[in-house]
This is a predicted structure of a 73-nucleotide RNA (transfer RNA) from a Thermoproteota archaeon. RNAcentral holds the sequence, with entries from ENA. It matches the Rfam family "tRNA". Rfam describes the family as follows. Transfer RNA (tRNA) molecules are approximately 80 nucleotides in length. By type it is a transfer RNA. The source organism's lineage runs through Archaea, Thermoproteati and Thermoproteota.
């Protein structure tokens, strides 16, 4: 250098054009327990990598870029 794929919560991930962006796991407060665990409810947490373009509308589609994983020279 060239190809593929991948970037969404503090971690692991879906969500693939249209309602308010969601679960699991962490983690905070309650209930419960002599305490803690487990279980149960409720809660915090996202500029959806960046800029830019299509569109009435973009996490989704295109384009360039930064990152990262394989593969080929």
């Nucleotide at each position: 250098g060239g190809a593929u794929c991948c970037g969404u919560a503090g971690c692991u991930c879906a969500g693939u054009g249209g309602a308010a962006a969601g679960a699991g796991c962490c983690c905070u407060g309650g209930c419960u327990u002599c305490c803690g665990g487990a279980g149960c409810c409720a809660g915090u947490a996202g500029u959806c990598g960046u800029g830019g373009g299509u569109u009435c509308a973009a996490u989704u589609c295109c384009c360039a870029c930064c990152g990262g994983a394989u593969c080929c020279g």